[in-house]
């Protein structure tokens, strides 16, 4: 360099055009329970959904651009 995939709370992780300002799981934070801790029970914080612009009445979702990671393959050495 080419082609592909991928990027969503601290950490995995679902949704691929509408009542999604986004489930769920592990952490975290409070009570409860217990001598203290775990475990279980209830309730809670925390997402500009990689950036930037486009398209649309309406985008986490469609499209370009760039960033970043990964995997093939190409060149050189």
């Nucleotide at each position: 360099g080419u082609g592909a995939g991928c990027g969503u709370a601290g950490c995995c992780a679902a949704g691929g055009g509408g009542u999604c300002c986004a489930a769920g799981g592990c952490g975290c934070c409070u009570g409860a329970c217990u001598g203290u801790g775990g475990c279980u029970c209830a309730g809670g914080a925390g997402a500009u959904c990689g950036u930037g612009g486009g398209u649309u009445c309406g985008a986490a979702u469609c499209c370009c651009a760039c960033c970043g990671c990964u995997c093939a393959c190409c060149c050189c050495a």